Source information:
c-di-GMP-I-GGC riboswitch aptamer from a Bacillota bacterium, 90 nucleotides, folded computationally. Of the family's consensus pairs, 95% are formed in the model.
RNA sequence: UGACGAAAAGGCAAACCUGCCGAAAGGCAGGGGCGCAAAGCCACGGGCCUACAGCUCAAGAAAUGAGCCAUGGCAGCCGGGCCGCCGAAA
Numbered sequence: 001u002g003a004c005g006a007a008a009a010g011g012c013a014a015a016c017c018u019g020c021c022g023a024a025a026g027g028c029a030g031g032g033g034c035g036c037a038a039a040g041c042c043a044c045g046g047g048c049c050u051a052c053a054g055c056u057c058a059a060g061a062a063a064u065g066a067g068c069c070a071u072g073g074c075a076g077c078c079g080g081g082c083c084g085c086c087g088a089a090a
Stems, first nucleotide, its partner, number of pairs: 004087002011036002016031006034076001040082003044079003047074003054068005
């Protein structure tokens, strides 16, 4: 150093609740802890979520409904990249 994850010191923070932003997915803050050895960071590949706008169809006076669609989102879905605390055993 790689690998590994006993111990120790800590760290992060699911669901849910409240407030704010957003059309939504979701994000931010506070509370709260399901869990996490990278649950630190990055949308490069795959996957998943949403559909404002746009397009198509249906109906029609209007309202509206349905389908397609990412330029939006998820890093606590997987892979990948970068950085990283501690040091038993193998």

NCBI's taxonomy places the organism under Bacteria, Bacillati, Bacillota.